[in-house]
Context: one part of a larger RNA
RNA sequence: CAAUGUUGAAGGAACUCGGCAAAUUAACUCUGUAACUUCGGAAUAAGGAGAACCUCAAAAAGGUGGCACAGAAUAGAGGGUAGCGACUGUUUACUAAAAACACAAGACUCUGCUAAAUCUUUUAAGAUGAUGUAUAGGGUCUGACACCUGCCCGGUGCUGGAAGGGUAAGAUAAUUAGUCUUUGGGCUAUGAAUUGAAUCCCCAGUAAACGGCGGCUGUAACCAUAACGGUCCAAAGGUAGCGAAAUUCCUUGGCGGGUAAGUUCCGUCCUGCAUGAAUGGUGUAACGACUUCCCUGCUGUCUCCAACAUUGACUCA
Numbered sequence: 001c002a003a004u005g006u007u008g009a010a011g012g013a014a015c016u017c018g019g020c021a022a023a024u025u026a027a028c029u030c031u032g033u034a035a036c037u038u039c040g041g042a043a044u045a046a047g048g049a050g051a052a053c054c055u056c057a058a059a060a061a062g063g064u065g066g067c068a069c070a071g072a073a074u075a076g077a078g079g080g081u082a083g084c085g086a087c088u089g090u091u092u093a094c095u096a097a098a099a100a101c102a103c104a105a106g107a108c109u110c111u112g113c114u115a116a117a118u119c120u121u122u123u124a125a126g127a128u129g130a131u132g133u134a135u136a137g138g139g140u141c142u143g144a145c146a147c148c149u150g151c152c153c154g155g156u157g158c159u160g161g162a163a164g165g166g167u168a169a170g171a172u173a174a175u176u177a178g179u180c181u182u183u184g185g186g187c188u189a190u191g192a193a194u195u196g197a198a199u200c201c202c203c204a205g206u207a208a209a210c211g212g213c214g215g216c217u218g219u220a221a222c223c224a225u226a227a228c229g230g231u232c233c234a235a236a237g238g239u240a241g242c243g244a245a246a247u248u249c250c251u252u253g254g255c256g257g258g259u260a261a262g263u264u265c266c267g268u269c270c271u272g273c274a275u276g277a278a279u280g281g282u283g284u285a286a287c288g289a290c291u292u293c294c295c296u297g298c299u300g301u302c303u304c305c306a307a308c309a310u311u312g313a314c315u316c317a
Stems, first nucleotide, its partner, number of pairs: 001312008010303002014301001019298001028050004036041001038144001052064004065069001077296004082291002084288002089101002105142007117128003145283004150213003155210002157206005164201002170195002176189005214232005241275001242272001253269005
């Protein structure tokens, strides 16, 4: 000097990105227990008290000892607010355990059985699906529950339609050229016009398919604002909700709360750079080694370091 432990005056998070680490709490008996809630929970909520031994059937009561009685060790710190994800679960074997994945549940879509879908084989065949049969099986999206899920089919996709257009190979074969010829024609090349399926063009439907969801301007008896009007564009112009948000640039937005002092936090406003409804929207009890903020307790995290123990390093032998 380092590591691992033990202890510490006064203070008690002033440390720090952040209470990281440490300390506190702890088992048992009795008592007592709020908001909220899906009525199950929350809950060991929180908070408080007791405790050894002897006498006694037991209790009450009394007595006895120690510095110390759950006598060592093992054995929840607690509360409040908000975000995200309903939950238990799963994951980057060796830097990420999470708000990511999964999930029950919801929806769309395909599939009538030799099913769709998938695997394999040169082919034929074979296997899973399934010894199942649309209350089944496959795919995709959302993700408990509650309240809901608005408008747009112009583009892309998918499904359906068949009148027309266009069209490949092919069919048919005019013409022209060469060549043979018994001049009747044959063969080779050329290939006009006609015909010719689906996709495509076209016509519809479809957004819990991919996706999208506006400007400018005038107006009310102070000012301001605009229920109202005009105009341009568009397939339709963002509804209910939520909103400086895991989304807000300006921004440490304005106001309120908490602090003596608060770029974070909570509530509210709406001026949403660039919210918004199964790419789900908004809530939500319970749950979380998740994230943010606050409080009580507690402490060497700190003010500010000190001592001791063990092991190493180091010096000498």